The RNA shown here (Bacterial RNase P class A) has 381 nucleotides and comes from a Mycobacteriales bacterium. The sequence is in RNAcentral, with records from ENA. Its Rfam family is "Bacterial RNase P class A". From the family's description: Ribonuclease P (RNase P) is a ubiquitous endoribonuclease, found in archaea, bacteria and eukarya as well as chloroplasts and mitochondria. Rfam classes the family as a ribozyme. Taxonomically the source falls in Mycobacteriales (Bacteria, Bacillati, Actinomycetota, Actinomycetes). The coordinates come from a structure-prediction model, not an experiment, and the mean pLDDT is 77.
RNA sequence: CGAGUCGUCCGGACGGUCGCGGCACCCUCCAGGUGUCGAGGAAAGUCCGGGCUCCACAGGGCAGGGUGGUCGCUAACAGCGACCCGGGGCGACCCGCGGGAAAGUGCCACAGAAAACAGACCGCCUCUCCUUCGGGAGCGGUAAGGGUGAAACGGUGCGGCAAGAGCGCACCAGCACCCGGGGUGACCCGGGUGGCUCGGCAAACCCCACCCGGAGCAAGGUCAAAAGGAUCCCCUUCGGGGGACCUGCGGAAGCGUUCGAGGGUGGCCCGCCCGAGCUUCCGGGUAGACCGCACGAGGCCGCUGGCAACAGCGGUCCCAGAUGGAUGACCGUCAGGUGGCUCGCCACCUACAGAACCCGGCUUACAGGGCGACUCGUUCC
Numbered sequence: 001c002g003a004g005u006c007g008u009c010c011g012g013a014c015g016g017u018c019g020c021g022g023c024a025c026c027c028u029c030c031a032g033g034u035g036u037c038g039a040g041g042a043a044a045g046u047c048c049g050g051g052c053u054c055c056a057c058a059g060g061g062c063a064g065g066g067u068g069g070u071c072g073c074u075a076a077c078a079g080c081g082a083c084c085c086g087g088g089g090c091g092a093c094c095c096g097c098g099g100g101a102a103a104g105u106g107c108c109a110c111a112g113a114a115a116a117c118a119g120a121c122c123g124c125c126u127c128u129c130c131u132u133c134g135g136g137a138g139c140g141g142u143a144a145g146g147g148u149g150a151a152a153c154g155g156u157g158c159g160g161c162a163a164g165a166g167c168g169c170a171c172c173a174g175c176a177c178c179c180g181g182g183g184u185g186a187c188c189c190g191g192g193u194g195g196c197u198c199g200g201c202a203a204a205c206c207c208c209a210c211c212c213g214g215a216g217c218a219a220g221g222u223c224a225a226a227a228g229g230a231u232c233c234c235c236u237u238c239g240g241g242g243g244a245c246c247u248g249c250g251g252a253a254g255c256g257u258u259c260g261a262g263g264g265u266g267g268c269c270c271g272c273c274c275g276a277g278c279u280u281c282c283g284g285g286u287a288g289a290c291c292g293c294a295c296g297a298g299g300c301c302g303c304u305g306g307c308a309a310c311a312g313c314g315g316u317c318c319c320a321g322a323u324g325g326a327u328g329a330c331c332g333u334c335a336g337g338u339g340g341c342u343c344g345c346c347a348c349c350u351a352c353a354g355a356a357c358c359c360g361g362c363u364u365a366c367a368g369g370g371c372g373a374c375u376c377g378u379u380c381c
Stems, first nucleotide, its partner, number of pairs: 001377010012334007020038007040352001044363002047361005052216004059270004064212005069083005084098001085096004099207002104205002106201003121146002123142003127138004154172006173197001175194008220291004232243004244286003250282006262274004293324001298317008335350007
């Protein structure tokens, strides 16, 4: 210098004018003023996992869902790290939906004779018969050769045979079992024995191991009436009307209290538990405010342990928050990029997107730019 691999960061800066929301202070209050804070690496998709909240929580069975090499990390995970195995690349490195097909069932398009306890289309061979002596027909044998296919029931060689075939042998590949060694382990290395050989698909059913209660911040909670619960939706001529919900109190009817009404066990069943009220109708009621909600598995810096994910310790910082509705606009200067030409000016562009209970991941989107580590090739010293 060229080609490439991996990782990480930024994603406009400064000033001015006006505007919006939270908090603190000044002002008796309002208005106003001052100070301070005010989107992201993905806030997104809502795909996993957890915190938190409410309901439930004797026990057993069935069903359902999820995960799937090993060891670790973590609050947890379908995440992350390291390693193993298989595949790709000269290499840095990348990819793997990576338990079991030798438990069972099922499927394997087209082509092909045959697609899985194999199978004779062509070919090869023994025997029998016929023959115009070229050959033909038939009973069988044969998976070595041809042909089909993504895949045809180990490969090469020698022997063997009528022709052949693990039929026999040698070597190789693979499988099962045994022994020795290494590793926490997945697994690796070496030796031996065996029968000769066992196709693929489990994101087909299924089997094995492990894990899993349900609903979600519109969760849920607090406060005011003598007292209980509901705290919603729609229409409206704004007077009200309809639906849904609530049942302390007033009224009516029915059922029930060991001959058990009714309810709970939030997938179902058995079983278990509570149990004196329950159901329907009429009358009556349904107003808001606050919390949850911004200090957290928190950010940054350093040290220690660890290959790493990560953990521990110390220091430092406070960092959006709603009416669930603010976080913006314009101007100037500069920066980066692209294009143009009269070469120092002009024009254009500066992405994807935007919090809503919080956090850890994954995935997806992104104008453009910076940095670091490493590999291969070429040249020079």
About this RNA:
The model forms 97% of the base pairs in the Rfam consensus.